Notes
Transfer RNA from Parcubacteria group bacterium GW2011_GWA2_40_14, 71 nucleotides, folded computationally.
RNA sequence: UGCGGGAUCGUCUAACGGCAGGACACUGCUCUUUGAAAGCAGUAAUUUUGGUUCGAUUCCAAGUCCCGCAG
Repeated sequence: UGCGGGAUCGUCUAACGGCAGGACACUGCUCUUUGAAAGCAGUAAUUUUGGUUCGAUUCCAAGUCCCGCAG
């Protein structure tokens, strides 16, 4: 430099154009003499900027960062 792939709650991981979900973690409550475990509830995310569309995590373009291959 060229080509390909990737970026979603704190972490991991779903959602093939129609309410962004689950697990762990965290917070609160219940339980317990206390703690742990368990149960219930809650907080929390789509890399950025544009475009297409009634509607975009999803499709298109460009940028940033990461990984791989080639030279």

Annotation
Lineage of the source: Bacteria > Bacteria candidate phyla. It matches the Rfam family "tRNA". The family's RNA type in Rfam is transfer RNA.